[in-house]
A computed fold for a 79-nucleotide RNA from uncultured Yoonia sp., annotated as Glycine riboswitch aptamer. The organism belongs to Yoonia, within Bacteria.
RNA sequence: CCAACCGGGAGAGUCCGGUUUGGUCUGGCGCCGAAGGAGCAACCGCCCCGGUCACUCUCAGGCAAAAGGACCGGUUGGG
Numbered sequence: 001c002c003a004a005c006c007g008g009g010a011g012a013g014u015c016c017g018g019u020u021u022g023g024u025c026u027g028g029c030g031c032c033g034a035a036g037g038a039g040c041a042a043c044c045g046c047c048c049c050g051g052u053c054a055c056u057c058u059c060a061g062g063c064a065a066a067a068g069g070a071c072c073g074g075u076u077g078g079g
Stems, first nucleotide, its partner, number of pairs: 001078008013029001015028004030063003036059001037057003043051003
């Protein structure tokens, strides 16, 4: 540094309408940033250019629960 497992883990309408027994699906408006993606300030470098934030955008994703979830801790294995 990478992977797996366990634990912790935020934000924002369980809004309105249609469909349906329900689930599901679908349309509209309003929102969120901590999967991913993109952009760029500063910074760094080998200074053509490239790398890159928890910043910015919201394409994707998300706005009850579930799932997911950057990041943190622990264990194991590999390089």